[in-house]
Context: one part of a larger RNA
RNA sequence: GCCUGAGAGUUAGUGAUAUGUGGCGAGGUUAACCCGAGUGGGGAAGCCGUAGCGAAAGCGAGUCUGAACAGGGCGUUCAGUCGCAUGUCCUAGACCCGAAGCGAAGUGAUCUACCCAUGGCCAGGUUGAAGCGGCGGUAAGACGCCGUGGAGGACCGAACCCACUUCAGUUGAAAAUGGAGGGGAUGAGCUGUGGGUAGGGGUGAAAGGCCAAUCAAACUUCGUGAUAGCUGGUUCUCUCCGAAAUGCAUUUAGGUGCAGCGUCGCGUGUUUCUUACUGGAGGUAGAGCUACUGGAUAGCCGAUGGGCCCUACAAGGUUACUGACGUUAGCCAAACUCCGAAUGCCAGUAAGUCAGAGCGCGGCAGUGAGUCCGUGGGGGAUAAGCUUCAUGGACAAAAGGGAAACAACCCAGACUACCAACUAAGGUCCCAAAGCGUGUGCUAAGUGGAAAAGGAUGUGGAGUUGCAUAGACAACCAGGAGGUUGGCUUAGAAGCAGCCACCCUUGAAAGAGUGCGUAAUAGCUCACUGGUCAAGUGAUUCCGCGCCGACAAUGUAACGGGGCUCAAGCACACCACCGAAGUUGUAGCAUUUGCGAUAAGACUGGCCGUAAGGUCCAAGUCUGCAGAUGGGUAGGAGAGCGUCGUGUGGCGAGUGAAGCGGCGGGGUAACCCAGCCGUGGACGCCACACGAGUGAGAAUUCAGGC
Numbered sequence: 001g002c003c004u005g006a007g008a009g010u011u012a013g014u015g016a017u018a019u020g021u022g023g024c025g026a027g028g029u030u031a032a033c034c035c036g037a038g039u040g041g042g043g044a045a046g047c048c049g050u051a052g053c054g055a056a057a058g059c060g061a062g063u064c065u066g067a068a069c070a071g072g073g074c075g076u077u078c079a080g081u082c083g084c085a086u087g088u089c090c091u092a093g094a095c096c097c098g099a100a101g102c103g104a105a106g107u108g109a110u111c112u113a114c115c116c117a118u119g120g121c122c123a124g125g126u127u128g129a130a131g132c133g134g135c136g137g138u139a140a141g142a143c144g145c146c147g148u149g150g151a152g153g154a155c156c157g158a159a160c161c162c163a164c165u166u167c168a169g170u171u172g173a174a175a176a177u178g179g180a181g182g183g184g185a186u187g188a189g190c191u192g193u194g195g196g197u198a199g200g201g202g203u204g205a206a207a208g209g210c211c212a213a214u215c216a217a218a219c220u221u222c223g224u225g226a227u228a229g230c231u232g233g234u235u236c237u238c239u240c241c242g243a244a245a246u247g248c249a250u251u252u253a254g255g256u257g258c259a260g261c262g263u264c265g266c267g268u269g270u271u272u273c274u275u276a277c278u279g280g281a282g283g284u285a286g287a288g289c290u291a292c293u294g295g296a297u298a299g300c301c302g303a304u305g306g307g308c309c310c311u312a313c314a315a316g317g318u319u320a321c322u323g324a325c326g327u328u329a330g331c332c333a334a335a336c337u338c339c340g341a342a343u344g345c346c347a348g349u350a351a352g353u354c355a356g357a358g359c360g361c362g363g364c365a366g367u368g369a370g371u372c373c374g375u376g377g378g379g380g381a382u383a384a385g386c387u388u389c390a391u392g393g394a395c396a397a398a399a400g401g402g403a404a405a406c407a408a409c410c411c412a413g414a415c416u417a418c419c420a421a422c423u424a425a426g427g428u429c430c431c432a433a434a435g436c437g438u439g440u441g442c443u444a445a446g447u448g449g450a451a452a453a454g455g456a457u458g459u460g461g462a463g464u465u466g467c468a469u470a471g472a473c474a475a476c477c478a479g480g481a482g483g484u485u486g487g488c489u490u491a492g493a494a495g496c497a498g499c500c501a502c503c504c505u506u507g508a509a510a511g512a513g514u515g516c517g518u519a520a521u522a523g524c525u526c527a528c529u530g531g532u533c534a535a536g537u538g539a540u541u542c543c544g545c546g547c548c549g550a551c552a553a554u555g556u557a558a559c560g561g562g563g564c565u566c567a568a569g570c571a572c573a574c575c576a577c578c579g580a581a582g583u584u585g586u587a588g589c590a591u592u593u594g595c596g597a598u599a600a601g602a603c604u605g606g607c608c609g610u611a612a613g614g615u616c617c618a619a620g621u622c623u624g625c626a627g628a629u630g631g632g633u634a635g636g637a638g639a640g641c642g643u644c645g646u647g648u649g650g651c652g653a654g655u656g657a658a659g660c661g662g663c664g665g666g667g668u669a670a671c672c673c674a675g676c677c678g679u680g681g682a683c684g685c686c687a688c689a690c691g692a693g694u695g696a697g698a699a700u701u702c703a704g705g706c
Base pairs, nucleotide, nucleotide: 001706002705003704004703005702006701011092012091013090015089016088017087018086019085020084021083022082023081024080027048028047029046033042034041035040052059053058062074063073064072065071095233096232098230102223103222104221105220106219107218113197114196115195116194117193118192119191120190121189122187124156125155126154127152131148132147133146134145135144136143160184161183162182164181165180166179167178168177199215201211202210203209236640237639238638239637240636241635246259247258248257249256250255260367261366262364263363264362265361266360267359268358271357273352274351275350276349277348278347279346280345286339287337288336293333294332295331297329298328299327300326305321306319307318308317309316370395371394372393373392374391375390376389377388378387379386400411401410402409415588416587417586418585420584421583422582426578427577428576429562430561431560435575437574438573439572440571441570442569448564454548455547458545459544460543461542462541463540464539465538466537467536475532476531477530478529479528481505482504483503486500487499488498511526515524516523589630590629591628592627593626594625595624602621603620604619605616606615607614608613641695643692644691645690646689647688648687649686650685651684652683659679660678661677662676663675664673665672666671
């Protein structure tokens, strides 16, 4: 891991409450206990109800408060009670499994820590302390040398003890080991045997170490089914409805209480909802502000104040300072408003809708982690698949079609069947169902099929405007002059460093000069003019589609792919078609409402009949027609299937029960079987009631097997 079996809402209480049902009924009913063995007979203490109010005395259809004959609060109307069944709650382990832990009583020092008693062990080699002896030395010493001696938590290194490094091992050979090295190895050494210290206690050269593979409090049993607002699990079927992730409060935030939202019952009966009209309240969006409160820009005006001048004082003058008020123009505001919508909200009237609408009372819940998208805001950076409100939708709890794939986007809400039809979103060249459809344009960038500021004679369209056969634009030929080198400045300044002015003449035209150039001149060129040529040529605004800007990590990889260019791209218009579990068609099932109704009809049954069918009487069903409805998690409600047992009735069975294997059938499901074959060898089945140790795939479930 798989298979088989086991495995979780139970039981009790003269507890509570609601519903259903039954007995009695202004009453209902016993409990302990007794007699007793019949579900029997006694037993009235007690309990609930029939009257309430008040803290109480108490009063009483009233009473309390109060001075009150006021007002107000609670009452005065309304049948209960005792069984049984079911739902839920309370008290108990209370649906099941699960702690870490707490307490009590005991068991442990054969492991290990330390201690006590008594024994044992340490190859070999090295060093050579004190002391002692001799000799030297000295006044005597000290001291030196040679020997002797054999000290040491001395040295090297086996046994023995340890465990520093590294490799291996890591479902190991081993629940701590193996290999190669390493440290101690006469000592605070190692070790045998016996003994001692015990759980808030021991022991500890101290690591919270060790105390039997267990230690920040051992192990065993008991309290004990501790507690667990936590995690996991919780077993057959079908039908109807169907949530919430919000508000307030909480030693509260992943819990709970009340409300909200679901369901079931009873009551009410259109009160609900939608639209239209009528009448309202309001201060948002917008807008506005010499309409307030504030902010804020520029100009004018200029009080006051300051500076300067003048000045004995008073006065005066002046000011590139300050700048109120006023004024002109243009602005800003969630906590500004002279104004002011659309929606939404309230009320009334009318119409529509009859919907699992609304409202009230009661039983039972679940939810109280929400998520994304659109819209209106706050926070953030007008960041986030961010966060927090409001409002709507979807998902949650929703399958189907589209978006390549893709909970929350678009379309659309799946009762069942069908090799039928029409559509939605989205599509129609091929993959791949349906148009390489029609018409008119655009795009050349594979734009389409990612992106900004910004840039550009890309290209199409619409305007405004200048010039132009009295010849424009471009090109080419020619001219582009004189006063004059204007004046100033300057070393120079001659059209062309800079400043000022910018005239006059000749002319077809020519600036006191557009650019290059020179030290300054010169030179080239432009404006401007004539000629040649011959028809359009400039400027500017707006719109459509394109271009550049454009860099990322496995591999094209930014159309799903192939591939596509008068498209298979884009825009507009149009006609077809495809396309879903939508809608329709045909058939069927269920729920619910209405109608019709006790007649008719249909089904079941008896009789006749081979069958088709006919007939009959009694019983049962409401089958009949029409409309609507039938996605669904938590959850509520209803109806059933199956297992085991009990009672009553009816049946089967050695001419073969149950069980098991198979064939063949039936039902909307759980499931069932007319019937047949095999096996098996003794008990089963049906109906109606009743009662449960009553249904397995999940719990890191338990036991066994493989």